[in-house]
Context: one part of a larger RNA
RNA sequence: CUGGGUUUAAAGGGUGCGUAGGUGGGUUGGUAAGUCAGUGGUGAAAUCUCCGAGCUUAACUUGGAAACUGCCAUUGAUACUAUCAGUCUUGAAUAUUGUGGAGGUUAGCUGGAAUUCCAGGUGUAGGGGUGAAAUCUGUAGAGAUCUGGAAGAACACCGGUAGCGAAGGCGGGCUCCUAUGGAUGGACUGACGCUGAGGCGCGAAAGCGUGGGGAGCAAACAGGAUUAGAUACCCUGGUAGUCCACGCUGUAAACUAUGUGCACUAGGUAUGGGAUACGAGAUGUAUUCCGUGUCGGAGCGAACGCGUUAAGUGCACCGCCUGGGGAGUAUGCUCGCAAGGGUGAAACUC
Repeated sequence: CUGGGUUUAAAGGGUGCGUAGGUGGGUUGGUAAGUCAGUGGUGAAAUCUCCGAGCUUAACUUGGAAACUGCCAUUGAUACUAUCAGUCUUGAAUAUUGUGGAGGUUAGCUGGAAUUCCAGGUGUAGGGGUGAAAUCUGUAGAGAUCUGGAAGAACACCGGUAGCGAAGGCGGGCUCCUAUGGAUGGACUGACGCUGAGGCGCGAAAGCGUGGGGAGCAAACAGGAUUAGAUACCCUGGUAGUCCACGCUGUAAACUAUGUGCACUAGGUAUGGGAUACGAGAUGUAUUCCGUGUCGGAGCGAACGCGUUAAGUGCACCGCCUGGGGAGUAUGCUCGCAAGGGUGAAACUC
């Protein structure tokens, strides 16, 4: 390499859009490139294989056949693939009718609770913190309590194996703008599909740049404890940061550790969204489609387990793996302001 694999043993790309490529629904006709068949030519000899012959045998030598699985030309076949022309509606898409949702840093308005701080009133000796303490704070009047004000950040209850989004992720309320799902009916286009190397976009937290903001929390840091020590765990403080705008970074146990799409293969039960039928209506009942869970059959699996949301049965396409360490290191290239990211070995060793 092939083969075999990829939830947990090595291995699914963080996620989407999409180029090339690969692959692709029903039907009619043409062509005949692939495909299949015939014929002709060529495929040197030797070698290999089979049947013989010659050296006493064998090796060796040698005759014949077969083979040389290929290529070229030509004549046909037309099921499949391809290609050209036509056609169809089931796949796919579009608009419409209502409908669902924490989808969106697209713009703005707004609410209450809490916290801290500021000012004032009442009031007096503590408060705070811990396993126990101390650092800390308070007679310059704290803590407690009441009134008024300011600021920033986050949204209790509702709240849910609930919902939405491709993923990251999304939660007070309202409006504008915007994207989007499922279902149903007819309409319309007529295979326009699937996947997707490169490429392009999005991408938690932390981090970086510039300018704002800064209540609470809190790396670093300081002090108090603990301890043999304590560069920690606990406590008192506290700066970056956390927040906003713009621009970078591009990584995570970015996890369902499970790539995307399509088809097929027992059920039970719960729940979210729609539709239909029955019902005067309601509580409902039945059916059906799309999600989200759970239990479970066949089957699968090393086992755990998975089980119509498959890890079952198949097809299409992509990524990736090939003993442990060395090592996600070195080097080169490339991206980045930097931090660092991407790609990514070998010697040696077990």
This is a predicted structure of a 350-nucleotide part of an RNA (small-subunit ribosomal RNA, central domain) from a metagenome. It matches the Rfam family "Bacterial small subunit ribosomal RNA". Its family is annotated with ribosome and structural constituent of ribosome in the Gene Ontology. The prediction has a mean pLDDT of 85.